About this RNA:
The prediction has a mean pLDDT of 82. A computed fold for a 72-nucleotide RNA from Kandleria vitulina DSM 20405, annotated as transfer RNA.
RNA sequence: GGUUCCUUAGCCAAGUUGGUAAGGCAGAAGACUGCAACUCUUCGAUCGUCGGUUCAAGUCCGGCAGGAACCU
Repeated sequence: GGUUCCUUAGCCAAGUUGGUAAGGCAGAAGACUGCAACUCUUCGAUCGUCGGUUCAAGUCCGGCAGGAACCU
């Protein structure tokens, strides 16, 4: 330098034909308890970034940033 792929909550991780983003761990608040632990309930994401297409974008297209594999 070339090709392919990845980037979603503090961490892990779904979302596959475009139609208002699941789950687990951690955290906060509450219930329970004499106090705790356990258990139960509730709470959190402008989807790396900047643009484009579209009535509508995590999803499609392009640039940039970071990362991985292979080739050279």

The sequence is in RNAcentral, with records from Rfam. Rfam family: tRNA. Rfam links the family to the GO term triplet codon-amino acid adaptor activity. The source organism's lineage runs through Bacteria, Bacillati, Erysipelotrichia, Kandleria and Kandleria vitulina.